[in-house]
Molecule: transfer RNA
Organism: Micromonospora zamorensis
RNA sequence: GCGCUCGUGGUGGAACCUGGUAGACACGCACGGCUCAGACCCGUGUGCCGAAAGGCAUGGGAGUUCGACUCUCCCCGAGCGCA
Numbered sequence: 001g002c003g004c005u006c007g008u009g010g011u012g013g014a015a016c017c018u019g020g021u022a023g024a025c026a027c028g029c030a031c032g033g034c035u036c037a038g039a040c041c042c043g044u045g046u047g048c049c050g051a052a053a054g055g056c057a058u059g060g061g062a063g064u065u066c067g068a069c070u071c072u073c074c075c076c077g078a079g080c081g082c083a
Base pairs, nucleotide, nucleotide: 001082002081003080004079005078006077007076010027011026012025020066028046029045030044031043032042033041047056048055049054059075060074061073062072063071
């Protein structure tokens, strides 16, 4: 230099194939229960802003579309391969 794959909450990881409620599920965390106390276990909550209504959020940006995590293009980053 060229090609391929990938980038989603605090973490892992789905949804992508076939565009249609983003964050399922698990971990972690907070509070409560249980306990003499704790661990385990159980319940509820847990992206961000906001008093609420509501708005925003899938590496950054642009495009296509009624509608984009998903398709297209550029850029950034990671991994693998070729030279």